[in-house]
RNA sequence: AGCCAGUAGCAAGCGCCAGGUCCUUCAGCGGUGAAGGACGACGAGGCGGGGGCAGUAUCGAAACAUUCGGCGGAUGGCCCCCCGGCAGGCACAGCCGCAGGCAGCACACAAACCAGCACGGGCAACCGGCUGACAAAGGUGCGCCAGGUGCCAGG
Numbered sequence: 001a002g003c004c005a006g007u008a009g010c011a012a013g014c015g016c017c018a019g020g021u022c023c024u025u026c027a028g029c030g031g032u033g034a035a036g037g038a039c040g041a042c043g044a045g046g047c048g049g050g051g052g053c054a055g056u057a058u059c060g061a062a063a064c065a066u067u068c069g070g071c072g073g074a075u076g077g078c079c080c081c082c083c084g085g086c087a088g089g090c091a092c093a094g095c096c097g098c099a100g101g102c103a104g105c106a107c108a109c110a111a112a113c114c115a116g117c118a119c120g121g122g123c124a125a126c127c128g129g130c131u132g133a134c135a136a137a138g139g140u141g142c143g144c145c146a147g148g149u150g151c152c153a154g155g
Base pairs, nucleotide, nucleotide: 014072015071016070017069019068020039021038022037023036024035025034026033027032042060043059044058048082049081050080051079052078053077083097084096085095086094088152089151090150091149092148100145101144102143104142105141106140107139114132115131116130117129119128120127121126
């Protein structure tokens, strides 16, 4: 340096747990306590680069709730610089980030919950697999609106 095998990790609506709730065991039972464990946000969408600031940072689903309570982050927000996109070129202004804007129309797209399964793991709380349904924002297409100022080029 290469090859083989195994384990762990490769997360960003993400991770974590000291409160809480639940389970098991023990203290003979209960209360209570100890030890160990389980739960603790369901997906969709979201990142040009750097720096700074503040931090409950978009959208709906379920449920009426432990999706309780909290911690750390985070692609969100604001400011500055740089790069890039938007009318033939350049600059400025403006709006943006594979890139002009939009209260209209159309289209496609979810998981959990729930139901089912002679399904898998666990004593259990609970975890997982397969099948079945339904969003909004954003997206795409159409439509509508805007397309400024200066210089240059072309007609």